[in-house]
This record gives sequence, C1' cells and structure tokens, in this order.
RNA sequence: GGUCGGACGCCGCCGAGUCGCCCUCCGGGGCGAGCCGGGGACCCACCGCAGUACUGGGGUGAAUCCAGCUCAGGGCGCGAGCCCGGAGCCGGUAGGGCUGCUUCCCGCCCGAAUCCGUCAGCUAACCCGGUAGGCGGCAACGGAAGAACGG
Repeated sequence: GGUCGGACGCCGCCGAGUCGCCCUCCGGGGCGAGCCGGGGACCCACCGCAGUACUGGGGUGAAUCCAGCUCAGGGCGCGAGCCCGGAGCCGGUAGGGCUGCUUCCCGCCCGAAUCCGUCAGCUAACCCGGUAGGCGGCAACGGAAGAACGG
C1' cells in the first nucleotide's frame, strides 16, 4: 500500500413500523402523540323461479396464478385406466422495489410468510389490534422528459 471479514458510529434504503415522557431487576415494560390495519349501522351494493350435487370462507402483505418433473397418498372401476387433493424441485407470471417528486426507456432484484376458526360487502358512532423485520456504503443512487424548489 492492497484485498477480505467483524464491531461501533454516521449517512441512507424497503416497510405503517416513527417521535416524546416515565419506570426498570438493563432483558424490557408502561403512557401519550403520529402512522397502519381489522371489526362494526342507515343508505348503497350484492341476491331475488325452484331444486339437487360439489366446494368452507376471510384478513395482513407486492408476494397471485399457470405449466413441467419427481415422490407418496386417497377415491372409482372386473380390468385397461380415470379422478382428487398434498409435498419437493424447476420455469414462467399478476404484482412490488431500485435513494427528494411524477412519467417513460433499459437493466437488476423480490414474487415469502402468517393469522382468524365455519364468521366478516360497504360502513358514521363505537370497539379491537399492530408500530416488526431485513438491507446498503460509488451504486441501476443508470438514461430521457417534466413538475416543484432555488438563483
């Protein structure tokens, strides 16, 4: 001097997930404000000939839907075979993100998880819950146009 990794601080990103005060056995807890979400009338929306069979349904979140392969299972059939849903892998995809704001171009990444428990359209009053987590450090934080702001 270079490269890699880690800790702390600082500056930022996705996200509702932020700020203030108090207590603390230092693990955290409580209260308030802000923000986010759910439940919940009238009106409205939906439904409105009757019956049978099958299938539960809904919420948070961008995270839905589809094809292929493999595995195991269930049902029907005398049989060849048919049907049903499940798990894993893989490839697409609705959708979401990429650094003050908007639109477009090109490219990159994500496309999870979980809750309620047979019950939820919208919804004033009212009621309930959440306020986590994960990343980056010259780079797609790229390119073009525009708005706003400033001079």
A computed fold for a 151-nucleotide RNA from Blastococcus saxobsidens, annotated as c-di-AMP riboswitch aptamer (ydaO/yuaA leader). The sequence was found by an Rfam model in a public genome assembly. It matches the Rfam family "c-di-AMP riboswitch aptamer (ydaO/yuaA leader)". Gene Ontology terms of the family: cyclic-di-AMP binding and regulation of gene expression.